Molecule: transfer RNA
Organism: Wansuia hejianensis
RNA sequence: GGCUCCGUGGUCAAACGGCUAAGACACUACCCUUUCACGGUAGUAACGCGGGUUCGAUUCCCGCCGGAGUCA
Numbered sequence: 001g002g003c004u005c006c007g008u009g010g011u012c013a014a015a016c017g018g019c020u021a022a023g024a025c026a027c028u029a030c031c032c033u034u035u036c037a038c039g040g041u042a043g044u045a046a047c048g049c050g051g052g053u054u055c056g057a058u059u060c061c062c063g064c065c066g067g068a069g070u071c072a
Base pairs, nucleotide, nucleotide: 001071002070003069004068005067006066007065010025011024012023018055027043028042029041030040031039048064049063050062051061052060
C1' cells in the first nucleotide's frame, strides 16, 4: 500500500430508515439488614468525525480517523 471486518454509557452488548436508543455488569440514592454482603426500587450515563441521499439516518452512500485480520 490492496482487500475484509469493526467503532454505541465506565465495561460488555442489542436495535426493519420513524423509540424516550433495549438489556447486563458497574456507579449513585433510597428500602431491607444491628452492620456488611445478598436482595428490592428508582436514577445518572452512549450512536468515532465530516459531508451526501431522504420528509426523516445509529442504520444507506462517500471521505477521514482509530482498531483487528489477511495479502504483498